[in-house]
Molecule: transfer RNA
Organism: Erysipelotrichaceae bacterium
C1' cells in the first nucleotide's frame, strides 16, 4: 500500500430486513447447604465502533472514516 475478515452486556459469541437485542460465564439478590463449592430461581448490564444514506421498517444493504486480525507486495 491492495485484497479479505471482524468489532453486539464486564468477558466469550449468536442473531444476516420484521417490530420490546438475546445466550453463556462474570457480578449481586434470594433459595438449598452444619459451611464453602456445586446446583436451582430472579435481577443488573447494549445509544449493536462513529457518521451519512437507502427502506414504510436497519445490529442486518450500500458508502466513507476508525480500531483489530491474516494474505501480498
Nucleotide at each position: 500500500g491492495a485484497c479479505u475478515c471482524c468489532g453486539u452486556a464486564g468477558c466469550u459469541c449468536a442473531g444476516u430486513g420484521g417490530a420490546u437485542a438475546g445466550a453463556g460465564c462474570a457480578u449481586c439478590c434470594g433459595c438449598c447447604u452444619u459451611c464453602u463449592a456445586a446446583g436451582c430461581g430472579g435481577a443488573c448490564g447494549g445509544u449493536c465502533g462513529g457518521g451519512c444514506g437507502u427502506u414504510c421498517g436497519a445490529a442486518u444493504c450500500g458508502c466513507c472514516c476508525c480500531g483489530g486480525g491474516g494474505u501480498c507486495g